Molecule: transfer RNA
Organism: Bacilli bacterium
């Protein structure tokens, strides 16, 4: 240069066109609980899905372009 793969709450993930402005764990917050902390238990807060156009009645999801990472090749 080239091909291919990732990017989604702090962190690591689900979701692969409409029930989804989105799942679970951690973690962070409150309250219970406890002599106090830690375990527990309950509950909240927090991402519009890397950017920016498109296609569709609807896009995290399907094309383009773009930036950032990894592998391959040359």
């Nucleotide at each position: 240069g080239g091909u291919u793969c990732c990017g989604u709450a702090g962190u690591g993930u689900a979701g692969u066109g409409g029930c989804c402005u989105a799942u679970c764990a951690c973690g962070u917050c409150u309250g219970c609980c406890u002599g106090u902390c830690a375990c527990g238990c309950a509950g909240a807060a927090g991402a519009u899905c890397g950017a920016g156009g498109g296609u569709u009645c609807a896009a995290a999801u399907c094309c383009c372009u773009u930036c950032g990472g990894a592998a391959c090749c040359g």